[in-house]
Context: one part of a larger RNA
């Protein structure tokens, strides 16, 4: 000077506490340990590993293992020597790489060579080998927490203070007020980007019958940009007005007004630093190490094993529900090797079709919960669906190890879940459904998107975490 204290004071956070919904119990999903295993490539390990790298292991990916096989290679490129082709189309042998056999067959020239190809020998190549405790670069975390410093000046023999403390205030080192300090930098805020509210603004192949006319009753047609909307520009919120309080101060209670009020709600945004935190398996790189091999090609395997433990979700266990009829309302995406309508044939998944659409224009696309109706009537049931057997469909060279879907049968376990522990403060929890990336095919994961839409906070004694002063 700092870290720590079952010291002390003042403060904040879904940290407790009021509340509301899980988790641990059961089946499956999926990641992780352990065991196995010829390999179950590796890496992540308290919060901040464990639906995590992976926004997607049948080949492939693929980094692993066996098994045949290969050495200047599958790519790059220096020399040196020899060729003139190579590529490409056929057969044969093989799991395949791959080996072979057969056919085709080079360009430019100043005739010296050259380009280009191939093959031998060299120099090098390659390594997802190893060290994240030698490194860049990205990240997490503490924390969107309010701190971190620095120049001059002053105190001090120095380390160092001081400013940054101290009354008050905020979300905040925010701003006032004092004061040996005065200034200033990174950080707070603001400046960004969607959403809320307007515009008599710009503009109308969406949207309207507002308006007039036709109409097969569909904005479908002429027709028009008035709304809607859609995307650009602009306006609007600043404690600005009034009243209180307060130090004549910053602010703080409260009212007006208003689409919003005191940061309007939400996102990007991440100070100095910490953990020798992660990453050498993006990528980049220093050493080391491996060169007929830890390299480089192939085929099957395996990353999917399976007594068991443990994280994270999905379905449930039921009458606020289950099935059945009928009906109603959305937001945000994608879409040309793509999106696929109508029709038609299947219980169905899906199949035949083929119209439109390079999409405010067609198409995925019927949006579920919600609402009517009448049916079960408290049961392991018309609850719940594992499992499993058949028989279909798809995608793909190919669904056995190992896809995802439909349809008949079967119906397990489970009647709300021990210590214990998690998420949320509002359009939030909690429930409902839809879309995207990744992707041939494959999501209960993950990223958005709207639709119904709550209870509760008396309070800072406790428990974690934090920041001020001492």
């Nucleotide at each position: 000077u700092g870290a720590c204290g079952g010291g002390g004071g003042c403060c904040c956070g879904c940290a407790c506490a009021a509340g509301c919904g899980g988790u641990g119990g059961a089946g499956c999903a999926u990641g992780u340990g352990g065991u196995u295993u010829a390999a179950u490539u590796c890496g992540a390990c308290g919060c901040a590993a464990c639906g995590c790298g992976c926004a997607g292991a049948a080949c492939c990916u693929u980094a692993c293992c066996u098994g045949g096989g290969u050495u200047u290679a599958a790519a790059c490129u220096g020399c040196a020597c020899a060729g003139g082709a190579c590529c490409g189309g056929c057969g044969c042998a093989g799991a395949g790489a791959u080996g072979u056999g057969c056919u085709u067959u080079c360009c430019c020239u100043u005739c010296g060579g050259g380009g280009c190809c191939u093959g031998u020998g060299u120099g090098g190549a390659g390594g997802u080998g190893c060290u994240g405790c030698a490194u860049g670069g990205c990240u997490g975390u503490c924390g969107u927490c309010a701190g971190c410093u620095c120049g001059u000046g002053u105190c001090g023999u120095g380390a160092g203070a001081u400013g940054u403390u101290g009354g008050g205030u905020u979300a905040a080192g925010u701003c006032c007020c004092g004061c040996a300090a005065c200034g200033a930098g990174c950080g707070c805020a603001a400046c960004c980007c969607a959403c809320g509210c307007c515009a008599u603004c710009u503009a109308g192949u969406u949207g309207c019958c507002a308006u007039c006319g036709g109409u097969u009753c569909g904005g479908c047609c002429g027709g028009g940009c008035a709304c809607u909307c859609u995307a650009g520009u602009g306006g609007g919120a600043c404690c600005g007005c009034c009243g209180g309080u307060g130090u004549c101060a910053a602010a703080c209670c409260g009212g007006a007004g208003g689409a919003a009020a005191g940061u309007g709600g939400g996102g990007a945004u991440g100070a100095c630093g910490u953990c020798a935190a992660g990453u050498c398996c993006u990528c980049a790189u220093g050493g080391c190490c491996c060169u007929u091999a830890c390299g480089g090609g192939u085929a099957g395997u395996g990353c999917u094993a399976c007594a068991c433990a443990c994280g994270u979700g999905c379905u449930a266990c039921a009458a606020u529900g289950g099935a059945g009829a009928a009906u109603a309302c959305a937001a945000a995406g994608g879409g040309u090797u793509g999106c696929c309508a109508a029709g038609u044939a299947g219980c169905g998944a899906u199949a035949c079709g083929g119209a439109g659409c390079c999409a405010a224009u067609c198409c995925c696309a019927c949006a579920a919960a919600a609402u009517u109706c009448g049916c079960c009537u408290c049961a392991g049931u018309u609850c719940g669906g594992a499992u499993u057997g058949u028989c279909u469909u798809c995608u793909g060279c190919a669904a056995c190890u190992c896809g995802a879907a439909g349809g008949c049968a079967u119906g397990a376990a489970g009647u709300u879940g021990g210590a214990a522990u998690c998420g949320c403060u509002a359009g939030u929890a909690a429930u409902c459904g839809c879309g995207g990336a990744u992707c041939a095919g494959c999501a209960u994961g993950c990223c958005g998107c709207g639709g119904u839409g709550a209870a509760u906070a008396c309070g800072u004694u406790c428990c974690c975490g934090g920041g001020c002063c001492u």